Molecule: SAM riboswitch aptamer (S box leader)
Organism: Oceanobacillus salinisoli
Order: sequence, then structure tokens, then C1' cells
RNA sequence: UUCUUAUCAAGAGAGAGGGAGGGGCUGACCCUGUGAACUCUCGGCAACCAGUUCAGUGAAAUAAAUCUUCACUUGAACACGGUGCCAAUUUCAGAGGAAUAACAGUAAGAUUCCGAAGAUGAGAA
Repeated sequence: UUCUUAUCAAGAGAGAGGGAGGGGCUGACCCUGUGAACUCUCGGCAACCAGUUCAGUGAAAUAAAUCUUCACUUGAACACGGUGCCAAUUUCAGAGGAAUAACAGUAAGAUUCCGAAGAUGAGAA
């Protein structure tokens, strides 16, 4: 970098340095010298991967069961490890569908569904 797959309405910030930008892109709308990006320190959130414990289910073993061992596309708890995250729903809309109201018609608007794209994890090349 590409592919596959899961999730994306919840949650969680202070200090020091730094100096003008940031929210992926476009538009809108926001955040920002009452200091942006970025770096460091400490703290926190979450539970994707790994792990531990308990329960459940299945298998082995047994005459049968308990115990024990193993497995799990099961549930709960924990948070020592690997990532991630800590303004706003992924800030909202971008392609398409549905229904609604107005209108001569068109356009624009507001509601909702499903995508695309993006982000993060895990696996693969």
C1' cells in the first nucleotide's frame, strides 16, 4: 500500500514546550492567541486483540456421576500486556431510495433508510 472482516448516537483531559492553524476531501458549520497542529509528562475512557477468573454448552474419561482435561461462532467480571481513543453522531451534507409539506412547474428546505468514503481493531498478501 492492497484485500477481507467487525465496529463507529455511549465514554474519557490536565500540565510543560510550541507557536497558527485544525476538524480526511469539497461545501456548510464550528474549534482556535481565554492559545491550533505537533512533541513530552502524567491522568483517564473503552474492551478490538492477547490474557486471567467464574458460569454455560459440547467432547474425552467413568458402570454412571463428581472431579479432571480439552474446545467454543456463548455470557459475565477484571484491566497486568498489544493497539486505539479523550470538542461537536464519523460535526452535518455529498450517490440512491422512501414518505411529508409548499408550488402552475422547477429549484431549494426539513424527516428517515441504505450506501460510498473515512477512522480504528483483527487477519491476509